Large-subunit ribosomal RNA, domain I from an Acidaminococcales bacterium, 532 nucleotides, folded computationally. RNAcentral holds the full RNA, with entries from ENA. Its mean pLDDT, the model's own confidence on a scale to 100, is 86. Taxonomically the source falls in Acidaminococcales (Bacteria, Bacillati, Bacillota, Negativicutes).

[in-house]
Context: one part of a larger RNA
């Protein structure tokens, strides 16, 4: 030195555990903000570093409701207090809410600095302090002023912009993809939406979503690949308002006057054949808002059946014996494995206050029908055409349709659009104004439930954290769980400066002693044997 055996040390695998995570289902909720949000800074405790809570009224104040014996957060201790005259705790409403932050009096290197005006305090007066107020943009208004906007939000939605890798086994049209990403905007959903739609010689009757049609018809360096519609079956269902003609009023302009023109307001009117207008009849319903009554739900809670004995053991819920409840034998806890010990479970009950929904009544808004057909009205730089683009499954194609940058540019109901070039016949529909619930998307969030999901190198990055740490910054980003049933966390004695250890004591166990369950291996020792 090696090997072997034994006993230790180190180490933290494994087993067991779970406060955390992951996924799914159902229901709810779905916006917040100048009345100052989201998010922060700094403070607030008798002693207070962190977290939590709160805001100079500062781990809190007031009222109402719940609840009923303890309480002064995590979190012990010291020192003090509160509470059956009902505290703490829970719910609802309110008060307070420094400073920064859209941040908004001005400035600024966020949480700081400096002002104006009015009032108050202080001073002889000033300096100083406190309270209020003062940004900008838009709309209305002569103005004073009033109303609105601004910023944030996980995903979802609409719009404006808009790649490349990649695929085509290279690559350019093409694809990836109108994806990623950037910007604007909205909402609890958004968008779309009441036919200038489809269809086919029959008919349908807004939009959205799902299934089928169908990987069809098509498009396509006819490559890669892209990919409908008609029609059918379902979900959900809901329809409306302007502009104009005409009537009335106001104001302004023109005009000798009659009157004409323009603008504004009110009435009227809203459709594929209608409206105005003329004549006649009737004074509805739905829907929306407000008030009252009623009813259900949410935001605290409450009631809630039935077990004892024995032995073992540190401990009984396991075992033995004899019982009981069950609309309750889901679950968790209690010293081990509990239907009957606790919290609960089935079932049932409950709201002063705030919120959401249903029903009834009343009021207001809203609104009906027939006939006549002469005249009038019915969305213009629009339709349409050309050129250049884009969107449509459709890559310029025979290329309709939608859209529009440039140019040209109608008709007006005897009118106009469409039916995939174009024309005719036929059919169908009324553009150039607007609104619209539900069905459909999503889940930062709340509640309940579930899992042939994980169990601390797993499961979220985090069971302890967006912390420590790294980076000028944008940003990156860990490791780290377990004594015991209960701290009963080892009084006292001994060795030692201490660390540590030996006794004693606690405990079922201390080889469970806080470097704490189990405690593998590598690795390091001690002892013994053998080999060299």
């Nucleotide at each position: 030195g090696g090997c072997a055996u034994a006993c230790g040390g180190u180490g933290g695998a494994u087993g067991c555990c779970u406060u955390g995570g992951c996924g799914c289902c159902a229901a709810g909720a779905g916006c917040c903000g100048a009345a100052g949000a989201a998010g922060g800074a700094c403070g607030c405790g008798g002693c207070a570093a962190g977290c939590u809570g709160c805001g100079a009224a500062a781990a809190g104040c007031c009222a109402c409701g719940g609840g009923g014996a303890g309480c002064c957060g995590c979190a012990a201790g010291c020192g003090g207090g509160c509470a059956u005259u009902g505290a703490g705790c829970c719910g609802u409403g309110g008060a307070c809410g420094u400073c920064c932050g859209a941040a908004u009096g001005g400035g600024g290197c966020a949480a700081c600095c400096c002002g104006g005006c009015g009032g108050c305090g202080g001073u002889g007066a000033a300096g100083c302090g406190c309270c209020g107020u003062c940004a900008c943009c838009c709309g209305c208004g002569c103005a004073a002023g009033c109303g609105g906007g601004g910023g944030g939000g996980a995903a979802c939605c609409c719009g404006g912009g808009g790649a490349a890798g990649u695929g085509a086994a290279a690559c350019a049209u093409c694809u990836a993809a109108g994806u990623a990403c950037c910007c604007g905007g909205a909402g609890g959903a958004a968008a779309a939406g009441a036919a200038a739609u489809c269809a086919a010689g029959c008919g349908a009757g807004a939009u959205u979503c799902c299934c089928c049609a169908a990987g069809u018809a098509g498009c396509g360096g006819c490559g890669a690949g892209c990919g409908a519609a008609c029609g059918g079956g379902g979900a959900a269902a809901g329809g409306c308002c302007c502009a104009a003609a005409c009537c009335g009023g106001g104001c302004g302009g023109c005009c000798c006057a009659g009157g004409c023109c323009g603008c504004c307001c009110g009435g009227g009117g809203u459709u594929g054949a209608g409206g105005a207008c003329c004549g006649g009849c009737a004074a509805a319903a739905a829907g929306c808002g407000c008030g009252c009554c009623u009813u259900g739900c949410c935001u605290a809670g409450c009631c809630g059946a039935a077990g004892c004995g024995g032995a073992u053991g540190g401990g009984a819920a396991g075992c033995c014996g004899c019982c009981c409840c069950a609309c309750a034998g889901g679950a968790g806890g209690c010293a081990a494995g509990a239907g009957g010990c606790c919290u609960g479970u089935a079932g049932g009950c409950g709201a002063a206050a705030g919120g959401c929904g249903g029903g009834g009544c009343g009021c207001g808004c809203g609104g009906g029908c027939c006939g006549g057909g002469a005249u009038c009205c019915a969305g213009a730089g629009u339709a349409c055409c050309a050129c250049g683009g884009a969107g449509c499954a459709c890559g310029g194609g025979a290329a309709a349709c939608u859209u529009u940058g440039u140019g040209g540019g109608a008709a007006g109901c005897a009118g106009g659009g469409g039916g995939g070039a174009c024309c005719a016949c036929c059919c169908u529909c009324c553009a150039a104004g607007g609104c619209u619930a539900a069905a459909c998307a999503c889940u930062c969030c709340u509640u309940g439930g579930c899992g042939a999901c994980c169990g601390a190198u797993a499961g979220c990055g985090c069971a302890c954290a967006g912390u420590a740490c790294c980076g000028u910054g944008a940003g990156g980003g860990a490791a780290a769980g377990g004594u015991g049933a209960a701290a009963a966390g080892a009084a006292c004695c001994c060795c030692g400066g201490g660390a540590g250890g030996g006794g004693a004591g606690u405990g079922a166990a201390a080889g469970a002693g806080u470097g704490c369950c189990u405690g593998a291996a590598a690795c390091c020792g001690u002892a013994u044997g053998c080999c060299u």